[in-house]
């Protein structure tokens, strides 16, 4: 330390995809009140306008300028005194005063300015992450191989000289930048000399150390300075501070070396020439191939060198239970870089972001000669981009540079601004308030809900607004004053203490007070499941949604809108990315029989692992101590901002590394032993182990001869083929090749592949027994090597049979197949390749352990006196069953898939794909290694229940068979399709629609069409007015309805403007709809099927779906019953109970019956009627069976094994049928899709189908006897007798009957006669004429009669239907509907058969079992080519661009080296000159550039290859069932395609 959705009809497992969480330098959409603290170019290391970001020091120096101070001059404000005019406060005059400004001069001092010389700093701070896979970084060490300005401590010192040069002046060149010449001048600038060791060099001695060496002491040689500045002073000087020189040490900062650590690709396997080492020299602060010369030939690499790609590293951040994984923004440490590339100079420090030189690109200026520049500093601009801020304030604080200091500078920093970018906090009000307001939404119309929500009333004032008050951040320093103190001869000063004054960008900010009105302040996302949250309307596979599953095709909780509720909240969602969940890379913590995964097998290298004692070491390991692990961050405890975020303090942690003290069990490394592992030896036996040579018989084929004659052969059936030129058959002889029957066996041998006649030779391995020998010699095994079926390849043989390809014949829609006849490679041998298979036990090798039972092969002991047999044991092999255990299950189970150990190989969703590219191997075929883009949400394993099978077993059914009669042919009837039509209304559609709804369409029905009308309606309820004329009858008119008119004519009553009822008129609610949806429904019905099934409770088994029961053995019509059984019971079905029929008893007899002669009457025996009973139950006997159930036979009986028939239809299936019987949701119409009427249509007619009828005739037609013999029904708007009329249909008339009474009503087949096989004396269609009946009406469109006409048809192709006994067949009778209309339907009786061997086959069904890739369930699933569209990708003549090297050319700047030329202040020299330096020149190296051939990466390309995806396309049917030829693997070959065939293999 949480899981969930998604593969299936359901289950378990494997396995991927997806979600819920957290994070963010984020962006986008909608929205937006306040504050605090943080954060803010992730892209173009692209280009940059403008301003600023590094200066400072006059107490280092010279000169200049300005000012003050100073002098002089001119001017003369102001003030004072005196005087005049006099208006007593104005003007004027004189004298003095002399401000401010001006001019000229002087320069001692003071202040300032900018340039120059000089010093220090520009190597810090700030930015960025391009490069870098490296000692770059992290961590730990080392430097006895090093440097270090400023700073600190200690010691010593600061002596003496010199020559220049900028500035400046003047001249010259130039557009400018700037440069040059001449002439002055200073220094803390520069140079010479002295002094000096603790420094440097070599040496000696001692000490120490890990080698070179280091430290200390001594002697020798060499080397330096600023005499400065300022203050004070008692002033030749001394002193303080600062600055300076040398040495040592410290501190700080750096440099170098090194162990370990952190990345992807092996489709990168070999790399390397200063390369590796040595010697010498040079160079550096220093070691070093760092550089050079010479010598040697090394160095690195499978523990991954080299190459390519990617990348700044870390503290840390995010996530996670942790281990880990990912990241490297802000803050901190290190590194690298500063337009690109190269280079050095200066300096303590750089190869230097705001320095220099050169080259290149770019930009700008130019007088065209030449110059200038570098925002990856802060702001800002353009561009890029989804995207990232102000050209702000201040040095007040912290820090830095310079300075003695004041101070100056500081885009570091402190702050402010912008941005919801993030984290944290606050607010948008609080209380009360039911008439549950209005309004919205919804509704079953009752209501419910928004909802105490609002309004109203009472409060508060956070935030905002206005007006006041108003901090902390400030201490240093300076100035002025006071006091003290080291040091000094002494004083200032320095330093310390103290008093006063002075310094704030932020900012009138934080905080606080008062006032003000609830006033100014809420959105966003989602509401099908995961996942909290549901309704209405719109839309109608459209528009759209979607993270996954998926939603949308007319009732969408999934789209859009609204109402409501849910989540979060100044934010909320979306997108991108990371971690998690994911134990889905498994160290913690996975697997490999069948899910992905064991190499085809062996030998063996490196490596990994390794038996039992003893002993040593201490690498691993354990333990204690020490150092380090920066700070920040995180954790714990405190503290400060009102809290929090944030900040501060302390602790602990930082799991690591190093050093060290101990220990020695285990691992390791040594030493020395042991025998158990392993091996050797000796003695045996077994074997298709291998190789070579030889031999044998059977069979096939061929050749030769004989016998012999017409066929043989082949198949499902045939044909091709062979044969009269003599086949096949048979017989004799011969040839040749290949394979070895029987034995033969889950038997043997081998590592695997594999191995089979016999004999000989050579040879490998295993096993048993003995225990003599060696002494761990073992196991595994990456690379490597060897072997390796079949097919195939090369060369040469051989070739009987078989036999890819091929040919022919069949089959077929086709048949590039299956079948047949031939037949070439091949199969065989030798040698060489190939190196793959379902190379399988789909199970790597080795070792040990863990219940048993039973076979078999090889060997050896023991027992029984003994051969043999038997029993039991041991070792090695090979099988089966089975416990524990394991496993998802199936299963495995001492031959493990159990329990453990060691080593190797392999797997990580499906497809793309074992493909492409690259590489290696091969003669080729090909093999080995082996991706990605793209695409899907699955693909799989095992098991379960069904369904299915051209799988199996059993059983049943008029299912077949055996029979009888039909249909399909004809005519007609009827229904349907189609067609037609204004309409031919609608529905029903395999069985299970089609004489069906319809038990009856001329009008009506009627729903359809045309035309004419009505609009609260033909029908219902409510309201208002009028009337009592309601209603009935009659008349006119119309095609008819509608319309108009006349006559008769209500009830109750409180007598009222009453009520009821009815009519008319009116308004609106509404009526109405045979309009749609049977796929929204109820109800009803069909069908499987009257088949025997379908389930449940409890228990048990299984992880589970599920199983068991219900299976099994019998039996039955039956899951009917019996027995058995982890099941025991129960329910719905079966059966029975119900009706009817067959027998009989009893009771009752009218309309029935009659032994009474008839009627009346009488009677109830019989017939009959209808109530109640009886009877049949395998009850009895026998046989069979298991002693059962039951079956068979028999008796008795009217009836015998459910007696016949009916009603009755389990769980369910078919989205079966019906919205047009009815009911009903929703939708639609409302002067019409409603309603009324007339006429038409449903009746059409080239045709097709179904179901019937009548026939084709003699088992018949016709005529007659004619009153032969039924049953069951119906009858009042009815059935209708007898009688009369009519040939007849029928008419007139009306007895009887609401029915056991009367009527319909005649039953017909039957019997007798005739016809004599014809399109007839069969058949009756069609048509003509004349009639009858019903009805308002028979034209479209009824039925019947008479006369006449007299069609097809002579028994029906393929195919197909019904029926098992009172049945089929045949004969008539009745009824419903109905005015009329039946060949239909529903019933009734009469006559009355044939056949069933049997279950092989067809169809349907049931049970069990089996296979399955099916579950919409075989009308299933599914494969490949072709065609079309789109997508990514390979190859491609080439083309274009980039990268890194290499070779050569050219060679800038520059260091270094050399130097004949030229120049030259300091030093030496009297001078000449020398030394030293510079310029020039030359050389090595050398960037950019050029040329060249290769290499590598990317882009693109005519054409081309396969792949993926797509709603319906084309061709076939390969696979899944025995998938219709079992499938699959390897290989070869062929074919439109799946695929076929050959050879070998596997069972999946």
């Nucleotide at each position: 330390g949480a899981g969930a959705g998604u593969u299936u009809g359901a289950u378990c497992c494997u396995g991927g995809c997806u979600c819920a969480g957290g994070a963010c330098g984020a962006a986008c959409g909608c929205u937006g009140g306040c504050g605090g603290c943080g954060u803010g170019c992730c892209u173009a290391a692209u280009a940059c306008a403008u301003g600023c970001a590094a200066g400072u020091c006059g107490a280092g120096c010279g000169a200049g300028c300005u000012u003050g101070c100073c002098u002089a001059g001119a001017u003369g404000a102001u003030u004072u005194u005196a005087g005049u005019g006099c208006u007593u406060g104005c003007a004027c005059u004189a004298a003095a005063u002399g401000a401010a400004a001006c001019u000229a001069g002087a320069u001692a001092c003071a202040a300032g300015c900018g340039a120059g010389c000089g010093g220090c700093g520009g190597a810090c701070g700030g930015g960025u992450g391009a490069g870098u896979a490296a000692c770059a970084c992290g961590u730990g060490g080392g430097u006895a191989a090093c440097c270090u300005g400023c700073c600190c401590a200690a010691g010593a010192g600061a002596c003496u000289g010199g020559g220049a040069u900028a500035a400046c002046a003047c001249c010259u060149g130039g557009a400018a930048a700037c440069a040059g010449a001449u002439g002055c001048u200073a220094a803390u600038a520069c140079c010479g000399g002295a002094u000096a060791a603790c420094a440097a060099c070599a040496c000696u001695a001692g000490a120490c150390g890990c080698a070179u060496g280091u430290c200390u002491a001594g002697a020798g040689u060499u080397u330096g300075a600023a005499a400065g500045a300022u203050g004070g002073u008692u002033c030749u000087g001394c002193u303080a501070u600062c600055a300076c020189u040398c040495u040592u040490g410290g501190a700080u900062g750096g440099a170098c070396c090194u162990g370990c650590g952190g990345u992807g690709c092996a489709u990168u396997a070999g790399c390397u020439a200063g390369u590796u080492g040595g010697u010498a020299a040079g160079g550096u602060a220093a070691c070093g191939g760092c550089u050079u010369a010479c010598c040697a030939a090394g160095g690195c690499a499978a523990u991954g060198a080299u190459g390519c790609a990617u990348a700044g590293c870390c503290g840390a951040g995010u996530u996670g239970a942790g281990a880990g994984a990912c990241u490297g923004a802000u803050c901190g440490g290190c590194c690298a870089c500063a337009u690109u590339g190269g280079g050095a100079c200066u300096g303590a420090g750089a190869c230097a972001c705001g320095g220099c030189c050169c080259a290149a690109a770019c930009u700008c200026c130019u007088a065209c000669g030449g110059g200038a520049g570098g925002c990856a500093g802060c702001a800002g601009u353009a561009g890029g981009g989804a995207a990232u801020c102000u050209u702000c304030c201040a040095c007040a604080a912290u820090g830095g540079a310079c300075g003695a200091a004041a101070g100056u500078c500081u885009g570091a920093u402190g702050g402010a601004g912008c941005a919801a970018c993030g984290c944290c906090g606050c607010g948008u009000g609080a209380g009360u308030g039911a008439a549950g307001a209005a309004g919205g939404g919804u509704u079953u119309c009752g209501g419910c809900u928004c909802g105490u929500a609002a309004a109203g009333c009472u409060c508060u004032g956070u935030u905002g607004g206005u007006a006041g008050u108003g901090a902390a951040g400030a201490a240093a320093g300076a100035u002025a004053g006071a006091g003290g103190u080291a040091g000094u001869a002494a004083c200032u000063g320095g330093c310390c203490u103290u008093u006063a004054u002075u310094u704030g960008a932020c900012g009138g900010u934080a905080a606080u007070u008062a006032c003000u009105u609830a006033g100014a302040a809420a959105g966003u996302c989602a509401c099908g499941g995961c996942u909290a949250a549901c309704u209405a309307c719109g839309u109608g596979c459209c528009a759209g949604c979607a993270g996954c599953c998926g939603c949308g095709g007319u009732a969408a909780u999934a789209c859009g809108u609204a109402g409501g509720g849910g989540g979060c909240a100044a934010g909320c969602g979306u997108u991108a990315u990371c971690c998690g969940g994911a134990u889905u890379u498994a160290c913690u913590g996975g697997g490999u029989g069948u899910a992905a995964a064991g190499g085809g097998a062996g030998c063996g290298u490196a490596g990994a692992c390794g038996g039992c004692g003893a002993u040593g070491c201490a690498a691993g390991u354990c333990u204690g101590a020490a150092g380090u692990g920066a700070a920040a961050g995180g954790c714990c405890g405190g503290g400060g901002c009102c809290c929090a975020a944030c900040c501060c303090c302390g602790g602990g942690a930082c799991u690591g590394c190093u050093c060290u003290u101990g220990g020695a069990a285990c691992u390791g490394c040594g030493u020395g032993g042991c025998u158990g592992g392993a091996g050797u030896g000796c003695a045996g036996g077994a074997g298709g182990g291998g190789c070579a040579g030889g031999c044998g018989g059977a069979a096939u084929u061929c050749c030769u001869g004989g016998u012999g004659u017409a066929g043989c052969g082949g198949u499902g059936a045939a044909a091709u083929g062979c044969g009269u030129a003599g086949a096949u058959a048979u017989u004799a002889g011969g040839a040749g090749g290949a394979a070895c029957a029987c034995c033969g066996g889950u038997g043997g041998c081998g590592a695997a592949g594999g191995c089979g006649g016999c004999c000989u030779g050579c040879u490998g391995g295993a096993c048993u027994g003995c225990a003599a020998c060696u002494g761990a010699c073992g196991u595994u095994g990456a690379g490597g090597c060897u072997c390796g079926a079949a097919a195939g390849c090369g060369u040469g043989g051989g070739g009987a049979g078989c036999g890819a390809a091929c040919a022919g014949g069949a089959u077929u829609a086709g048949a590039u197949a299956c079948c047949c006849u031939g037949g070439u490679a091949g199969u065989c041998c030798a040698c060489g390749c190939c190196g793959u298979a379902a190379a399988c036990g789909a199970u790597g090798a080795c070792u040990a352990c863990u219940a048993g039972g039973u076979g078999u092969c090889g060997g050896g002991g023991a027992g029984c006196a003994g051969a043999g047999a038997c029993u039991g044991c041991c070792c090695g092999g090979u099988g089966c069953c089975g416990c524990a255990g394991c496993a998802a299950a199936c299963g495995c189970a001492a031959u493990a898939a159990g329990u453990a150990g060691u080593c190797c190989a392999c797997c990580u969703g499906g497809g793309g794909a074992g493909u492409a590219c690259g590489u290696c191997c091969g003669c080729a075929a090909g093999g080995a290694u082996g991706a990605a883009a793209c695409u899907c949400a699955a693909a799989g394993g095992a098991a379960u229940u069904g369904a299915c099978g051209g799988g199996g077993a059993c059983c049943c059914g008029c299912a077949c068979a055996a029979g009888c009669g039909g249909u399909g042919g004809a005519g007609c009837a009827u229904g349907u399709g189609g067609u037609u039509u204004a309409a031919u209304u609608c529905g029903a559609a395999g069985c299970a629609a089609c004489g069906c709804g319809a038990a009856g369409a001329a009008c009506c029905u009627u729903a359809c069409c045309a035309g004419g009308g009505c609009u609260u309606g033909a029908c219902a309820u409510c309201c208002c007015c009028c009337u009592g004329g309601a209603u009935g009858g009659c008349c006119c008119g119309u095609a008819a309805c509608g319309g108009g008119g006349c006559c008769a004519g209500c009830c109750c009553u409180u007598u009222u403007u009453g009520g009821g009822c009815a009519g008319g008129g009116g308004a609106g609610a509404c009526a109405g709809g045979u309009g749609g949806u049977g796929c929204a429904u109820g109800g009803u019905u069909g069908u499987c099927g009257u088949c025997a099934g379908c389930u449940c409770g409890u228990g048990u088994c299984g992880u589970g779906a599920g199983a068991u029961g219900u299976u099994g053995g019998g039996u039955u019509a039956a899951g009917u019953c019996c027995c058995g059984c982890a099941a025991c019971g129960a329910g719905c079905g079966c059966a029975a109970c119900c009706c009817u029929u067959a027998u009989u008893g009893u009771u009752a007899g009218u309309u029935g019956c009659u032994a009474c002669g008839c009627a009346a009457g009488a009677g109830c025996a019989c017939u009959c009627u209808a109530g109640c009973g009886a009877g049949a139950c395998u009850g009895c006997c026998g046989u069979u069976g298991a002693c059962a159930a039951a079956a068979c036979g028999g008796a008795g009986g009217a009836a015998g094994g459910u007696g016949g028939g009916g009603a009755c239809g389990a769980c369910g299936u078919c989205a079966a049928a019906u919205c047009a019987u009815c009911a009903u949701g929703c939708c639609c119409c409302u002067u019409a899709u409603g309603u009324c009427c007339u006429g038409g249509g449903c009746c059409a007619c080239a045709c097709a189908c179904g179901u019937a009828c009548u026939a084709c005739a003699a088992u018949g037609g016709c005529g007659g006897c004619c009153a032969a013999c039924a049953a069951a029904g119906a009858g009042a708007g009815g059935c209708a007798a007898g009688a009369c009329c009519g040939c007849g249909a029928g008419g007139u008339g009306g007895a009887g009957c609401a029915a056991a009474u009367c009527u319909c009503a005649a039953a017909a087949a039957g019997c007798c006669g005739u016809c004599c096989c014809a399109g007839u004396u069969c058949g009756g269609a069609u048509c003509g004429c004349a009639g009858g009946c019903u009805g308002c009406a028979a034209c479209c469109c009824g039925c019947c009669u008479g006369c006449g006409u007299g069609a097809a048809g002579u028994c029906g192709g393929a195919a197909u239907c019904g029926c098992u006994a009172g049945u089929a067949a045949u004969c008539g009778c009745g009824g419903a509907u109905c005015a009329g209309c039946a060949u239909g339907c529903c019933g009734c009786g009469g006559u009355g058969a044939a056949u069933a061997c049997g279950u092989u086959c067809c169809c349907g069904g049931g049970u069990c079992u089996u296979g399955u890739a099916c579950a919409c369930a075989c009308c299933g699933c599914c494969c490949g080519u072709c065609a079309c569209a789109c997508c990514a990708u390979g190859a491609g003549a080439g083309u274009c661009g980039g990268g890194a090297a290499c070779a050569c050319c050219c060679g800038a700047a520059g260091u270094c080296c050399g130097u004949a030329g030229c120049c030259u202040a300091a030093c030496c020299g009297c001078a000449a000159g020398g030394g030293g330096g510079g310029c020039g020149c030359g050389g090595c190296c050398g960037a950019a550039g050029g040329u060249g051939g290769g290499u590598u990466c990317g882009a693109u390309a005519a054409c081309u290859g396969g792949g993926g995806u797509g709603a319906a396309g084309u061709c076939g049917u390969a696979a899944c069932a025995a998938g219709g030829u079992a499938g699959c693997c390897g290989u070869a070959u062929c074919g439109g395609a799946a695929g076929g065939u050959g050879c070998g293999g596997c069972u999946g």
The prediction has a mean pLDDT of 83.
Small-subunit ribosomal RNA from an uncultured Muribaculaceae bacterium, 1548 nucleotides, folded computationally.
It matches the Rfam family "Bacterial small subunit ribosomal RNA".
The RNAcentral record of the sequence draws on SILVA.